Predicted 3D model of a 362-nucleotide part of an RNA (large-subunit ribosomal RNA, domain IV) from Streptomyces massasporeus. The full RNA is in RNAcentral, with records from ENA.
Context: one part of a larger RNA
């Protein structure tokens, strides 16, 4: 010096991001116990008192020697209750600093946020406010179900049958869940428009037997032009034809969205009121500087001598808001934040002791 233990005057969180770490609490019995509450809880709330050993008497038990009585004389019954022993409270006394004497063995209270809860999770840096959850809603599925695995056979679903099964969102409970269907999605509709392959085959083209014309000829032919059946073949219009799309409706606990400007009241200020533009509709209830507020340490109040945090309000919501749920909420939480008590070497401010290791000297 490092590590692990121990003790410490006075103070007692002044330490620090933060009481991190340490200290303190701790068991049993008795008394006593608040707000709030879903009446179960909260609660071991909180806060107090007692606790060792010895003696004596006493109370309630267990066992039952001895002795007595009775008779149906039995391994009988009834009574007595010594000794030993378990427990309870009582009175008196004894010792120590200390009696749950060591070890073991809850710190408590107030307030707020989030999540209802018990659970689950990043095996090896995250245990949480994340996931799950019971409950709620919507959508699909009539059974050879939907959905899922598999090329298939087949299987799961399910030896189940809509009080069932699958999917999505929300997340106990309480009070509630507003407006918008213009866009996107989904569902329904079938008149019209559009729309593929296929069907259809008008019309046009290629090839060519044959016919014909011109030139030439050694009269055998040769070269060139035109028309052109059948067959084969190329291209192909009208017409016909599904879903889809267009179109018409419905649907937001589907994806989502939920305005601006100007003026106005007999102080001022503000605007219940009016006007106007735009929109599918312009944010309702509740909450609000919030796990959301930039400006911002907003302003006011509380707590402190002093408070960027905290609590209660205000509303000017940069940019809350209703199952991407809104607002509350008892209980619960190795969650997050603030405060108080107790307690302490966390600190003022450091000292000493013990053990182990390092280092220096020998």
């Nucleotide at each position: 010096c490092u590590a692990u233990g121990g003790u410490u005057a006075a103070g007692g969180a002044a330490c620090u991001c933060g009481g991190c770490a340490a200290a303190a609490u701790g068991c049993c019995c008795c008394c006593g116990u608040a707000a709030c509450u879903u009446c179960g809880g909260g609660a071991g709330a909180a806060g107090g008192g007692g606790g060792g050993c010895c003696a004596c008497a006493u109370c309630c038990g267990g066992u039952g020697a001895u002795c007595c009585g009775u008779u149906u004389u039995a391994c009988a019954c009834g009574g007595u209750g010594a000794g030993c022993u378990g427990g309870g409270g009582g009175u008196g006394g004894c010792c120590g600093c200390a009696g749950a004497g060591a070890c073991c063995a809850g710190c408590g209270a107030g307030a707020a946020g989030c999540g209802a809860c018990u659970g689950u999770u990043u095996a090896c840096u995250a245990a949480a406010a994340a996931c799950a959850c019971a409950g709620g809603u919507c959508c699909g599925u009539g059974c050879g179900a939907a959905g899922c695995c598999g090329u298939a056979a087949g299987g799961c679903g399910a030896u189940g049958u809509a009080u069932a099964c699958g999917g999505a969102c929300u997340g106990a409970c309480g009070c509630c869940u507003g407006c918008c269907c213009g866009g996107u999605g989904c569902u329904g509709g079938a008149a019209c428009g559009u729309u593929a392959a296929g069907g259809g085959g008008a019309c046009c083209g290629g090839u060519u037997a044959g016919c014909u014309c011109c030139a030439u000829u050694u009269c055998g032919g040769u070269g060139g032009g035109g028309c052109g059946a059948a067959g084969c073949u190329g291209a192909g219009a009208a017409c016909u034809u599904a879903a889809g799309c267009g179109c018409c409706a419905g649907u937001a606990a589907a994806c989502g969205g939920c305005g601006g400007u100007g003026g106005u009241a007999a102080c001022u200020a503000u605007a219940a009121c009016c006007a106007u533009c735009c929109u599918a509709a312009g944010g309702u209830a509740g909450c609000g500087a919030a796990a959301u507020u930039c400006c911002u340490u907003g302003u006011c109040g509380g707590g402190u001598a002093a408070g960027u945090u905290c609590c209660g309000a205000c509303c000017u919501g940069c940019a809350c808001g209703a199952a991407u749920g809104g607002c509350g909420u008892a209980a619960c939480g190795a969650c997050u934040u603030c405060u108080c008590g107790a307690c302490u070497g966390u600190c003022u401010c450091a000292a000493c002791c013990a053990u182990a290791g390092g280092c220096c000297c020998g």